[in-house]
Parts: sequence; C1' cells; structure tokens
RNA sequence: GCUGGCAUAGCUCAGUUGGUAGAGCAACUGAUUUGUAAUCAGUAGGUCGCGGGUUCGAUUCCUGCUGCCAGCACCA
Repeated sequence: GCUGGCAUAGCUCAGUUGGUAGAGCAACUGAUUUGUAAUCAGUAGGUCGCGGGUUCGAUUCCUGCUGCCAGCACCA
C1' cells in the first nucleotide's frame, strides 16, 4: 500500500423488513442476616466511533475519515 472484518451502557455482547435501544456482570438503594458473602426487589447508566448522503423516519442502507484485528504485497 491492497483486501476483509470489527466499533452499541463501566466490562463482555445481542439487536429479526429501516419505525420507542436491550441482556448478563459490575455500580447504587432497599429487604433478608448478629455481621459479611450469597439471595431477593428496585434504581441509575447510551453522541449506537466521528462526519456527509438517501428517507417522513437511520444503530440498521450508501459514502469519507479515525482506531483495532486478520490476510496479502513491498522493503536498495
């Protein structure tokens, strides 16, 4: 340099025809317990990587860029 994949909550990941963004764990509050852990109930947490385009409407489709991963090529 070329090709492909990935980017969604603090972490790991889902998201079905384009139509109100979710789970587990973690965090916080409460219950339970002599107390802790565990358990149970609840609460909070999001620029869907960053721009642009299409559309009534985009996490989803198109496109540019950034970062990460893999493969290929080049390296007097």
Transfer RNA from a Pseudomonadota bacterium, 76 nucleotides, folded computationally.
NCBI's taxonomy places the organism under Bacteria, Pseudomonadati, Pseudomonadota.
It matches the Rfam family "tRNA". The family's RNA type in Rfam is transfer RNA.